Source information: A computed fold for a 1501-nucleotide RNA from an uncultured bacterium, annotated as small-subunit ribosomal RNA. The coordinates come from a structure-prediction model, not an experiment, and the mean pLDDT is 82. The RNAcentral record of the sequence draws on ENA.
RNA sequence: GAGUUUGAUCCUGGCUCAGGACGAACGCUGGCGGCAUGCUUAACACAUGCAAGUCGAACGAGAAAGCUUCUUCGGAAGUGAUUAAAGUGGCGCACGGGUGAGUAACGCGUAGACAAUCUGCCCUUCAGUCCGGGACAACUUUCCGAAAGGGGAGCUAAUACCGGAUAACAAUGUUUAACAUAAGUUGAAUAUUUGAAAGCUCCGGCGCUGAUGGAUGAGUCUGCGUCCCAUUAGCUUGUUGGUGCGGUAGCGGCGUACCAAGGCCACGAUGGGUAGCGGGUUUGAGAGGACGAUCCGCCACACUGGAACUGAGACACGGUCCAGACUCCUACGGGAGGCAGCAGUGGGGAAUAUUCCACAAUGGAGGAAACUCUGAUGCAGCAAUGUCGCGUGACCGAUGAAGCUUCUAGGAGCGUAAAGGUCUGUCGUGAGGGAAGAAAAGUUUGGAUGUUAAUAAUGUUUAAAUCUGACGGUACCUUACAAGAAAGCACCGGCUAACUUAGUGCCAGCAGCCGCGGUAAUACUAGGGGUGCGAGCGUUGUCCGGAAUCACUGGGCGUAAAGGGUCCGUAGGCGUCUCAAUAAGUCACUUGUUAAAGACACCGGCUUAACCGGUGGCCUGCAUGUGAAACUGUUGAGAUAGAGUAUAGGAGAGGAAAGUGGAAUUCCUGGUGUAGCGGUGACAUGCGUAGAUAUCAGGAGGAACACCAAUGGCGAAGGCAACUUUCUGGCCUAUUACUGACGCUGAGGGACGAAAGCGUGGGGAGCGAACAGGAUUAGAUACCCUGGUAGUCCACGCCGUAAACGAUGAGUACUUGGUGUCGGGGGGUUCGACCCCUUCGGUACCGGAGCUAACGCAUUAAGUACUCCGCCUGGGAACUACGACCGCAAGGUUGAAACUCAAAUGAAUUGACGGGGACCCGCACAAGUAGUGGAGCAUGUGGUUUAAUUCGAAGAUACGCGCAGAACCUUACCAACACUUGACAUGUUCGUCGCGACUCUAAGAGAUUAGAGUUUUCGGGUCGGCCGGACGAAACACAGGUCCUGCAUGGCUGUCGUCAGCUCGUGUCGUGAGAUGUUGGGUUAAGUCCCGCAACGAGCGCAACCCUUACUUUUAGUUGCCAUCAUUUAGUUGGGCACUCUGAAAGAACUGCCAGUGAUAAGCUGGAGGAAGGUGGGGAUGACGUCAAGUCCUCAUGGCCCUUACGUGUUGGGCUACACACGUGCUACAAUGGCAAGGACAAAGAGCCACGAAGCCGCGAGGUGUAGCUAAUCUCAUAAAUCUUUUCGUAGUCCGGAUUGGAGUCUGCAACUCGACUCCAUGAAGUCGGAAUCGCUAGUAAUCGUAGAUCAGAAUGCUACGGUGAAUACGCUCCCGGGUCUUGUACACACCGCCCGUCAUACCAUGGGAGUGGGUUGCACCAGAAGUGGCUAGUCUAACUUAGUGAGGACGGUCACCACGGUGUGAUUCAUGACUGGGGUAAAGUCGUAACAAGGUAGCC
Repeated sequence: GAGUUUGAUCCUGGCUCAGGACGAACGCUGGCGGCAUGCUUAACACAUGCAAGUCGAACGAGAAAGCUUCUUCGGAAGUGAUUAAAGUGGCGCACGGGUGAGUAACGCGUAGACAAUCUGCCCUUCAGUCCGGGACAACUUUCCGAAAGGGGAGCUAAUACCGGAUAACAAUGUUUAACAUAAGUUGAAUAUUUGAAAGCUCCGGCGCUGAUGGAUGAGUCUGCGUCCCAUUAGCUUGUUGGUGCGGUAGCGGCGUACCAAGGCCACGAUGGGUAGCGGGUUUGAGAGGACGAUCCGCCACACUGGAACUGAGACACGGUCCAGACUCCUACGGGAGGCAGCAGUGGGGAAUAUUCCACAAUGGAGGAAACUCUGAUGCAGCAAUGUCGCGUGACCGAUGAAGCUUCUAGGAGCGUAAAGGUCUGUCGUGAGGGAAGAAAAGUUUGGAUGUUAAUAAUGUUUAAAUCUGACGGUACCUUACAAGAAAGCACCGGCUAACUUAGUGCCAGCAGCCGCGGUAAUACUAGGGGUGCGAGCGUUGUCCGGAAUCACUGGGCGUAAAGGGUCCGUAGGCGUCUCAAUAAGUCACUUGUUAAAGACACCGGCUUAACCGGUGGCCUGCAUGUGAAACUGUUGAGAUAGAGUAUAGGAGAGGAAAGUGGAAUUCCUGGUGUAGCGGUGACAUGCGUAGAUAUCAGGAGGAACACCAAUGGCGAAGGCAACUUUCUGGCCUAUUACUGACGCUGAGGGACGAAAGCGUGGGGAGCGAACAGGAUUAGAUACCCUGGUAGUCCACGCCGUAAACGAUGAGUACUUGGUGUCGGGGGGUUCGACCCCUUCGGUACCGGAGCUAACGCAUUAAGUACUCCGCCUGGGAACUACGACCGCAAGGUUGAAACUCAAAUGAAUUGACGGGGACCCGCACAAGUAGUGGAGCAUGUGGUUUAAUUCGAAGAUACGCGCAGAACCUUACCAACACUUGACAUGUUCGUCGCGACUCUAAGAGAUUAGAGUUUUCGGGUCGGCCGGACGAAACACAGGUCCUGCAUGGCUGUCGUCAGCUCGUGUCGUGAGAUGUUGGGUUAAGUCCCGCAACGAGCGCAACCCUUACUUUUAGUUGCCAUCAUUUAGUUGGGCACUCUGAAAGAACUGCCAGUGAUAAGCUGGAGGAAGGUGGGGAUGACGUCAAGUCCUCAUGGCCCUUACGUGUUGGGCUACACACGUGCUACAAUGGCAAGGACAAAGAGCCACGAAGCCGCGAGGUGUAGCUAAUCUCAUAAAUCUUUUCGUAGUCCGGAUUGGAGUCUGCAACUCGACUCCAUGAAGUCGGAAUCGCUAGUAAUCGUAGAUCAGAAUGCUACGGUGAAUACGCUCCCGGGUCUUGUACACACCGCCCGUCAUACCAUGGGAGUGGGUUGCACCAGAAGUGGCUAGUCUAACUUAGUGAGGACGGUCACCACGGUGUGAUUCAUGACUGGGGUAAAGUCGUAACAAGGUAGCC
């Protein structure tokens, strides 16, 4: 920096990613070289070999093989031999090498100290090296033993051992000088005592002893620094100090005896856990964080534990002793061993190499040296483990080859890539050449020089020559060959560079986070393409970073996590003014140190780089010395502004105790009085005729204190309220005086601390957990009601918590204002219970700068600063567990982890929603009217049935819907029979042009098959079987599909809704989502209009424009009309077009006019005029969007699927079934009617494959018949209800017409399944319809008929038309739907939302748990190896001796200390445990509905 909480936003906050690093591992892949690195795990166990020896110039002894010579062949001599192998002795073995178990420590780091010390080998200087002695190995011999090894006796040397002499500059005293002064150091003199030595030699030297100084190394002490846990708070008896003694190289309780009672600790003792430390490495801008491989320094360790010996140095990796575990050998008696040296083996593990070469170099040990030894080291081997470098070719090369992928089928991509041509040779292979690393020592020769008699030999020195290479014939060079042997890995949804195709179908799988996958997956798998890196690339793990996410640099705490309930106060932190001193902090400079390596800069060496070398700076630290004196500190002296005291006033529910009062409730007594009272939404339980409630009087008792009363007052908070008295705390104001920083905060600590609760004793009126009863309810362990115990009250004692809240710690200072109020002071004043100004102290509201994520805070800060304290670090688990402390208990305080999630949260925004509020509208309710729901039938749907009952439509917004019309067809379904380039389209090839069409015959259910016949001899033409056309045949591309997906789509449609809304530009406001505009006041049918307004405008909607209807005018009159004229059966004809009517134009209505009202507006109300009046009526017209609404079966279309079938044809059947349920209708139930007779009035339509008149026939459906009409002409076509007259008389009827029988008509190939109609006969249910429910506000409902589309035929449906023609609307409380504003919200898939808890099931981690088993550890005791020290005269005894029973030594004994071990009792930790507790997670389980809206009883602590 990014991703991720949300519909979106800002913030808070966690999780995740991009970077770098690695002693790594794993997967895929792998050409070369340089330089590095390589058991991080089992400090597990180790076979085998090697890793420390050397010196003959310290010493004694001393082979053998072999060779040579001699030989008596037996052997001898010499050589080997200054030998080997051993021994005595010296030096080394304490270095080098390994490992990190232990250690939280003076272990390490840093700076100091040793005046408190040692130091072999080395260097300097001084002095010395005299006289003696006795042994012991080896060796010889003997014995024991399996072995390892051991014992006895005897011989022997030394630079081994011992005695003596000598020495002081050694030790201990005394005296004294100088320096320093805390101890002390240095020097001089002197006394006493102890007390050295070793020789070898090549004669040059090398050794040895004592001492001095140095160098080096080591030891010790000190300041400071050095991890986590306080759920470890007290620890300590040699402990702390002193004195004496001992001990040590040396200081020291290091040890011991005595004395004192100290010492450490909140600045973290003690305990527990973890860990070698540092230079450095890594990361980071830095500050920091993490780490401590390789290299360097220090420490510790060497199978585990203990111990000492030797030594200059060890308590000793390749030494000793003891104990233990383990392994091995054994003759069972006893022995041996220690790879955390180099290789190597097993084991463990994700994982880490060769049983290599060489001492050539560097270094080490010994030696005089040659030299020997050296798994230190130098090299090589193995490993892409890392890093650096190189290569896998370069230049041309388009037909843009093949192939693969994709595609709109044309093309595009891989791609100059390949092929092909030219060239080069790193690397590779072959051949040839070939370094540096080597210098010294040694040897030889020469010179100089010392020694010597010497030129010999030899020492020193010098020159030359010679000699020595593991790596290695390696690096490097030359040459030949030939592009030849040499590229992969990961990724491609976003973060994050890189996209397509196929497969798969919430499967398989992916995934770092968000998340992909349910048939069109750029996210899985594969192909193509691309991106990144490249001999590597990815993954995993770990660390730092990003993370300002522990914040020193550099965060926070009103609401996000976070202010302690409040105050007092200890330690601590911080602290007013002036002067002086000091110099701890602070600042400046100096000196020392800060090892090397590393890091940085420069220079240099390997061809370059890595790597290596050199130089420089750096190393921010510590110490040292000198200086400065402002600030802080300290000391001293003062001051008064902070703080406090005194004095005078003041207000107050501040606290405690005692007393007093009235109102009310309840109870008791008595009176009056009678049937109810009480309670609720409504009831009931309850009380009451034994007299309640009501009412009057009296009494008892307890608790609380109406009005005043407030945004008021007081108190630290909790909290405090009738009145009086007593005691008492704090506060405010004013005035002067006094003290003189006495202050602020406050970890621990102490005190106070609502309610509830607990203990003891009282008290108990009302209220009232628990409990009981009654209601409510599906249930109701609740809400409501009737009762009612603890409690509430008092005294004393506990508890110690609250949403103890201003969710805001305390203190000080500063920073614009306004208004109120409480308590004081001052001033003014008209003198007031007024008012005004001002000041101090409290309290409340509004608001500015500033702050804040926003909300908001705002002199009472959440502003600006300072001081101190408390607290926070994702959500859940968890106000939990364990432990500890407190408590009588309840419980409180402190307070985790495993596990789990990718969020959880705050504020604000837009919506949606609310059993929130306000306003408004709608046949929404109401008021009416006619119905539905009951009956029969029609029709659609469900269900059922069926071979099939094709499919779709499903709350409103499916159900007389698609279907404006299923007997065949339609038809998509079923059965059977057929066809396969197909019923239909295009193309290629071939054939025909008597092709095709039509008719007939035969078979068949038909499709179809076979045959016969009739008819027209295809068109053009530059005559090429050329072009076009038709038909047939064969294949192949393809056709075809009412197959699937309406959740892949277009188009069309429904619905909210003809509701009044939905948006935009610019501006403004806001960090932003967004807001404003569009809200507000009026008004409207309307976001309609007006006014106002940080908005001003605009768009889609509304309205209007369009059609129709209502009026008139003009014009035109035929098929229309007929007033006048004529004519007639008849507008029939002449005539006319005036009227009606029709067609076409035009006008007319706009709140225009008047009055009232309104804001003088918009408008509203009423009126006039007018055919029509306030959108006149009706229609068309449907904003942004919603419902993944409907339709793939209208059509179109992506994808998928079928292809002798899911296509096509045919016949028959089905879509018409029928216990049932629902929707929509028709007809009715009758008298406002039925029947009969007579008579009247429409509109709008349709008609040539049609409508079909008149006439005639039939009871009728209809038949016949043809006139007329392509329609204002003819026809359908008589409108019906109505009206007049008659009859019926309330009945299952003269209502109703279903059903059934019979007979017919019509259409049609065909009415059986399955048409309509007619006639005769039959005459079912039904007497107005339960719960519930639909339509309708005027030419409407209701009622009456007419026409049309579809259609051969087939409407009770649909669409249209006219006739007759009502009732009601107070109104907006309620139901439903909608609009606007506002409010709440934990909803946003938006309340059909969200969401809680128990229970059931599975899994996971965890607490408790009778216990059980380990680890660590305290205390007490037992025991006591080896060893050291003390004591000891039991045994033995070479050196010396005064000759002693001496000294000394050794062994033995014993005491002290002590490892392992044992016993007992605690602590702590880990594992495990029947059972048990809660927690978490899981799919669509169960029960309820707690929370979010007034969440339906406001919620919460």